[in-house]
RNA sequence: GGGAACGUGGUCUAAUGGUCACGACAGCGGAAUGUCGCUCCGCAAACGAGGGUUCGAUUCCCUUCGUUCCCG
Repeated sequence: GGGAACGUGGUCUAAUGGUCACGACAGCGGAAUGUCGCUCCGCAAACGAGGGUUCGAUUCCCUUCGUUCCCG
């Protein structure tokens, strides 16, 4: 230099263009327990950035940033 894949709460992770973006762990609150832990219930928290297409974009297109891989 050329090409490809990926980027989603604190961490990991899912999503056929359409309900409040799924779930696990962690965090916080509560129940239960003589206490702690386990268990159960609830809460907060995320689509890398910018534009485009569309009635509607995490999803499709373009640009850009980052990470990884392949080729030279």

About this RNA:
Predicted 3D model of a 72-nucleotide RNA (transfer RNA) from an Armatimonadota bacterium. Lineage of the source: Bacteria > Bacillati > Armatimonadota. Rfam family: tRNA. It is annotated as a transfer RNA. Its family is annotated with triplet codon-amino acid adaptor activity in the Gene Ontology. The prediction has a mean pLDDT of 81.